[in-house]
């Protein structure tokens, strides 16, 4: 160096999770990678860290180690942006109130504001007049007996003369009952284009006078002072996306190095 025949490694890896830690079942990337059993309140192991049973391959292109290139994914997280959300209650929008009069609107020389007088609206008191009421007046009606008058016929007293009480009847009254269009008197009022006197006149409405440019704050817009938290802000927490930065790192590439045994001829 050649043949057989072996034995070691190989027959996938990673990421988050879990775990005291490692590995594997489940998820996820990577990409084709022998087969079966066994396992999430898990399964089997301890750092030589899945057990068990088979199978094919085989010392190199294949297997192990290192360095660099690219680099799927996964993990952390600094920030930032965005929804909800809790709590402030500091400037600001918003709300009230007040002032200012810089603008706009409105009044104003057909005369503003303001001053001066007088009505009106308010009060109080009276008069008229209307309506209501109640009285009193007027009318009318009104008593089987127990109102009054006159009292037929009856009845009683008397020797007569005369006298006496009195029932219907009739007339008339009284409380009551009713009437009216007027009178008188009193009260009253959801009543009067009605009068008289007082008194008031903050405020409003009209009248005249004086005088001769400015009123007035409805909106805007400044300024103060509150008032609330809707939005903003401001501080906390939660989700969501995006993401400096960090770790992990499959796959693929490049180079470099490492690993056997026996027997033959």
């Nucleotide at each position: 160096a050649u043949g057989c025949a072996c034995u070691a490694a190989g027959c996938g890896g990673g990421g988050a999770g879990u775990u005291a830690g490692c590995g594997g079942u489940g998820c996820c990337c990577u990409g084709u990678a022998c087969u079966c059993g066994c396992a999430a309140u898990c399964c089997g192991c301890u750092a030589c860290a899945g057990c068990g049973a088979g199978g094919c391959c085989g010392a190199a292109u294949c297997c192990c180690c290192g360095u660099c290139c690219c680099g799927a994914g996964g993990c952390c997280a600094a920030u930032u942006g965005u929804u909800g959300u809790g709590a402030g209650g500091u400037c600001g929008g918003u709300c009230u109130c007040a002032a200012u009069a810089c603008g706009g609107a409105a009044c104003g020389u057909u005369g503003a504001u303001g001053c001066g007088c007088g009505g009106g609206u308010c009060c109080c008191g009276u008069g008229c007049a209307a309506u209501c009421g109640c009285a009193c007046g007027c009318c009318g009606u009104g008593a089987a007996c127990c109102g009054u008058g006159u009292c037929a016929g009856g009845u009683c007293c008397u020797g007569a003369c005369g006298g006496a009480a009195g029932c219907a009847g009739c007339a008339c009254u009284a409380a009551g009952c009713g009437g009216a269009a007027u009178g008188u008197a009193c009260g009253a009022u959801g009543u009067g284009c009605c009068g008289c006197g007082g008194g008031g006149u903050c405020a409003c409405c009209u009248g005249c006078g004086c005088g001769g440019a400015g009123u007035c704050a409805u909106c805007g817009g400044u300024u103060g002072a509150g008032g609330g938290u809707c939005c903003a802000c401001u501080c906390g927490g939660a989700g969501c996306a995006a993401g400096c930065g960090g770790u992990c790192g499959a796959a693929g590439g490049a180079c470099g190095g490492g690993u056997g045994u026996g027997c033959a001829a």

Annotation:
The RNA shown here (Bacterial large signal recognition particle RNA) has 265 nucleotides. The prediction has a mean pLDDT of 79. Of the family's consensus pairs, 89% are formed in the model.